[in-house]
Molecule: SAM riboswitch aptamer (S box leader)
Organism: soil metagenome
RNA sequence: AUCAAGAGAGGCUGAGGGAACCGGCCCUUAGAAGCCUCGGCAACCUACUCCGACGAGCAAGGUGCCAAACCCGGCCGAGCCUUCGGGCUCGGGAGGAU
Numbered sequence: 001a002u003c004a005a006g007a008g009a010g011g012c013u014g015a016g017g018g019a020a021c022c023g024g025c026c027c028u029u030a031g032a033a034g035c036c037u038c039g040g041c042a043a044c045c046u047a048c049u050c051c052g053a054c055g056a057g058c059a060a061g062g063u064g065c066c067a068a069a070c071c072c073g074g075c076c077g078a079g080c081c082u083u084c085g086g087g088c089u090c091g092g093g094a095g096g097a098u
Stems, first nucleotide, its partner, number of pairs: 001098003008038005016027003021074004039066003044062003048057003070095001075092007
C1' cells in the first nucleotide's frame, strides 16, 4: 500500500475445516485438513522491454494465492428503528494476510 476482482483437476489419505477466542453462518464421507503431480490466477521481488521521468508492459525465475467480502460480527463514532433485550446501515479501529 492492498484485501467485495481473479484462478481446480487428478493421486495418496481419512475427519475435520473456514488464523486464534466467543457468537453466528457455512463447507465437508457426493471426501475436511495435510502431502504429491499437473494446471491456473495475480503481478509483490528479480530479470527483460518501452519511457526524460512518473509510470506502463511481460510472465522467464522466486514468493503468494485458487468456496463464501479477510465468510460475518466482537471495539469506537454517526444516522435510523425498537417490544429497551437489542436490531439495521455507513464510516473508522483492532487483529490478520499478501